[in-house]
RNA sequence: GGAGUCGGCCAGGCAGUCGCGUCAUCGCAUCGCAAGAUGGGGUGCCGAGGAAAGUCCGGGCUCCACAGGGCACGGUGCCAGGUAAUGCCUGGGCGGCGCGAGCCGACGGAAAGUGCAACAGAAAGAUACCGCCGAUGGCCGGGCGUCCUUCGGGGCGAGCGGAUCAGGCAAGGGUGAAAUGGUGCGGUAAGAGCGCACCGCGAGCCUGGCAACAGGCCGGUACGGCAAACCCCACCGGGAGCAAGGCCAAAUAGGGAAGCAAUGUCGUGGCCCGCGACGCUUCCGGGUAGGCUGCUUGAGCGUAUCGGUGACGAUGCGCCUAGAGGAAUGACUGCUCACGACAGAACCCGGCUUAUCGGCCGGCUCCGCCG
Numbered sequence: 001g002g003a004g005u006c007g008g009c010c011a012g013g014c015a016g017u018c019g020c021g022u023c024a025u026c027g028c029a030u031c032g033c034a035a036g037a038u039g040g041g042g043u044g045c046c047g048a049g050g051a052a053a054g055u056c057c058g059g060g061c062u063c064c065a066c067a068g069g070g071c072a073c074g075g076u077g078c079c080a081g082g083u084a085a086u087g088c089c090u091g092g093g094c095g096g097c098g099c100g101a102g103c104c105g106a107c108g109g110a111a112a113g114u115g116c117a118a119c120a121g122a123a124a125g126a127u128a129c130c131g132c133c134g135a136u137g138g139c140c141g142g143g144c145g146u147c148c149u150u151c152g153g154g155g156c157g158a159g160c161g162g163a164u165c166a167g168g169c170a171a172g173g174g175u176g177a178a179a180u181g182g183u184g185c186g187g188u189a190a191g192a193g194c195g196c197a198c199c200g201c202g203a204g205c206c207u208g209g210c211a212a213c214a215g216g217c218c219g220g221u222a223c224g225g226c227a228a229a230c231c232c233c234a235c236c237g238g239g240a241g242c243a244a245g246g247c248c249a250a251a252u253a254g255g256g257a258a259g260c261a262a263u264g265u266c267g268u269g270g271c272c273c274g275c276g277a278c279g280c281u282u283c284c285g286g287g288u289a290g291g292c293u294g295c296u297u298g299a300g301c302g303u304a305u306c307g308g309u310g311a312c313g314a315u316g317c318g319c320c321u322a323g324a325g326g327a328a329u330g331a332c333u334g335c336u337c338a339c340g341a342c343a344g345a346a347c348c349c350g351g352c353u354u355a356u357c358g359g360c361c362g363g364c365u366c367c368g369c370c371g
Base pairs, nucleotide, nucleotide: 001367002366003365004364005363006362007361008360009359010358012336013335014334015333016332017331018330020047021046023044024043025042026041028039029038030037031036049342053353054352056351057350058349059348060347061241062240063239064238073237074236075235076234077233078092079091080090081089082088093107094105095104096103097102108232109231113230114229115226116225129173130172131169132168133167136166137165138164139162140161141160144157145156146155147154148153181199182198183197184196185195186194200221201219202218204217205216206215207214208213245293246292247291248290255284256283257282258281259280260279264278265277266276267275268274300319301318302317303316304315305314306313307312337340
């Protein structure tokens, strides 16, 4: 100097003017006996994000349900730790990629059982198409030895040849994503963990480690793959959500209680009896409209020290940083630069994922050059 990798931070800046919202405070106006309410004004503080987003996980909070246990269902899935908790994070192991810093990983169990594997292929669980052998037992052939003979021939035996039958093999070819451990030597009729060496593998043993796992010894080796197929194992999980929930509570209608009124009023009817309908006052409780609350001080932020490899934790000091409720956070002007992306809180918090103009800082790696 170039290329790369990991982590952290910023999200135009400054000044002025006007405006908007909550809160505090000081006047004003209206209503009200008052408490106070409503409207408008002055001043002051504060006023979106790293993702406020997706609502995908995990918690807090609230209400409902709930003796305990199991089944079912759903989720998670190498090990250890962190945490309120997690599917998140940290450290470690194993596998893969990269020269490296580093990155990626649904990464428990296939010897519990069931199931699946398109096409091709003989066979995708016990298979043989081509091929190799044919040791062993037959068959065929010609010769040899021996025995018998009616002299034509026949029996028996050992060996040779044929690849013909049974049979043996899985080395080689071929198919496939995958073919029943690999390479080499021995061995064999041909072959084969059949034997041996190394590698692989392992349900055994020892050592190290909390563990995942690693190393060594031992074992000829035990039927391969798929569990994001059912399944098995371990662990976790009650439901609904701030429109949760709590408080106050009008009018109207209806409910309950007490008291009063009187033998009442109205209807039926010519009248009486009878039958039917109906009251006034006060209080109570539920609930609707509406209002208040929940509501922002919190697993909070900053900083220092200590513990820890780290995630994180402990302690001290300092700080208060939107809380609306049809919903505020904006506009203009000037200067300036690198010319400004994605995007807008609605109960709160921890994560993950997705979107994002550009810039700054730091750790580390590789390459080239110079000293």

Model confidence (mean pLDDT): 76 of 100. The RNA shown here (Bacterial RNase P class A) has 371 nucleotides and comes from a Pseudomonadota bacterium. Its Rfam family is "Bacterial RNase P class A". About the family: Ribonuclease P (RNase P) is a ubiquitous endoribonuclease, found in archaea, bacteria and eukarya as well as chloroplasts and mitochondria. Gene Ontology terms of the family: dimeric ribonuclease P complex, ribonuclease P activity and tRNA processing. It is annotated as a ribozyme. The sequence is in RNAcentral, with records from ENA. The model forms 94% of the base pairs in the Rfam consensus. It is recorded under the gene name rnpB. The organism belongs to Pseudomonadota, within Bacteria.